[in-house]
Context: one part of a larger RNA
RNA sequence: UUGGGCCUAAAGCGUUCGUAGCCGGUCAGGUAAAUCCCUUGUGAAAUCGACGUGCUUAACACGUCGGCGGGCAGGGGACACUGCCAGACUUGGAACCGGGAGGAGUUAGAGGUAUGUCGUGGGGACUGGUAAAAUGGGAUAAUCCACGAUGGACCGCCGAUGGCGAAGGCAUCUAACCAGAACGGAUUCGACGGUGAGGAACGAAAGCCAGGGGAGCGAACCGGAUUAGAUACCCGAGUAGUCCUGGCCGUAAACGCUGUGUGCUAGGUGUUGCCCCUUCUACGAGGAGGGGCAGUGUCGAAAUGAAGAUGUUAAGCACACCGCCUGGGAAGUACGGUCGCAAGACUGAAACUU
Numbered sequence: 001u002u003g004g005g006c007c008u009a010a011a012g013c014g015u016u017c018g019u020a021g022c023c024g025g026u027c028a029g030g031u032a033a034a035u036c037c038c039u040u041g042u043g044a045a046a047u048c049g050a051c052g053u054g055c056u057u058a059a060c061a062c063g064u065c066g067g068c069g070g071g072c073a074g075g076g077g078a079c080a081c082u083g084c085c086a087g088a089c090u091u092g093g094a095a096c097c098g099g100g101a102g103g104a105g106u107u108a109g110a111g112g113u114a115u116g117u118c119g120u121g122g123g124g125a126c127u128g129g130u131a132a133a134a135u136g137g138g139a140u141a142a143u144c145c146a147c148g149a150u151g152g153a154c155c156g157c158c159g160a161u162g163g164c165g166a167a168g169g170c171a172u173c174u175a176a177c178c179a180g181a182a183c184g185g186a187u188u189c190g191a192c193g194g195u196g197a198g199g200a201a202c203g204a205a206a207g208c209c210a211g212g213g214g215a216g217c218g219a220a221c222c223g224g225a226u227u228a229g230a231u232a233c234c235c236g237a238g239u240a241g242u243c244c245u246g247g248c249c250g251u252a253a254a255c256g257c258u259g260u261g262u263g264c265u266a267g268g269u270g271u272u273g274c275c276c277c278u279u280c281u282a283c284g285a286g287g288a289g290g291g292g293c294a295g296u297g298u299c300g301a302a303a304u305g306a307a308g309a310u311g312u313u314a315a316g317c318a319c320a321c322c323g324c325c326u327g328g329g330a331a332g333u334a335c336g337g338u339c340g341c342a343a344g345a346c347u348g349a350a351a352c353u354u
Base pairs, nucleotide, nucleotide: 004325005324006323007308008307012322014202015201016200017199021195022194023193025089026088027087029085030084031083033082035078036077037076038075039074040073041072042071048066049065050064051063052062053061054060092192093189094188095187096185097184098183105177106176107175108174109173110172111155112154116150117149118148119147120146121145122144126137127136163170164169207248208247209246210245211244212243216242217241222236223235224234259321260320261319262318263317264316267299268298269297270296271295272294273293274292275291276290277289278288279287280286303310304309327354328353329352336347337346338345339344
């Protein structure tokens, strides 16, 4: 390169936005770049075919004629598809309007139980902890009970097989600000779209820098046990951290181990949101049944798959675009580069070995 793949065998970037590029809805018109047809020119020699000549023949060589020939250029023509130009359309997309749903986000204020500590009062000997213990705490009055104060973190029940968000993630209440999605519309624009190399932004936890804060928990560290040992599991303590503000880091089993978009291809049954219909009604945004759209589960036909399984939320049937894979180890290492305060991250080999 041809080709094959990426849920679990190697392989989907953590996620989104978006530049170049690639791809692009319906209807007529023009053009003729591309495409196709005809034609003209060019298209060395050798090779090939026919005939002839020369080596004693042949192979071979030579001569004449014919043929082949990717492509390039000129001329003429065709116009379905693609392109370009100009025009129109509404299904894609976007905007607008309407009433609803939501732990989406940011900021501020308020609240709740519990743990800890302190104070006052009660009480008076053990408590705590474990499989059993011990270390630990306690007459300087503990543990326990009541009341009060203070401080930090967290947000029970509701809670869900549920909701929202691009992902990470998001849960007490209230307010302000702000973003997105779904549904409904007899509204508007009129292809404005899809993907996306580079790039940018966001990105759990841990970690780092500066300043606060520090109740509980708790790497490290110190004790007590266990054990042959015990740098562990269990117990008692406990620093960083966990929390807040500002700034870095940029990684995770960042997982649905499944890139994004669009169309097509049986259904059954839950559930969430919006809309519509029927029915019941103590009329209330109320109950029950059915339908549509959008989401989220489950079972499953066809189909696919090596199987497990997937199956309108595809891993089915197709198209567009991007990323990635090519035996194991060495190795996500070395070197170089970029980024970072550092930790390190990203990019990423080879020798050798098997």
Small-subunit ribosomal RNA, central domain from a metagenome, 354 nucleotides, folded computationally.
The coordinates come from a structure-prediction model, not an experiment, and the mean pLDDT is 89.
Rfam family: Bacterial small subunit ribosomal RNA. Its family is annotated with ribosome and structural constituent of ribosome in the Gene Ontology.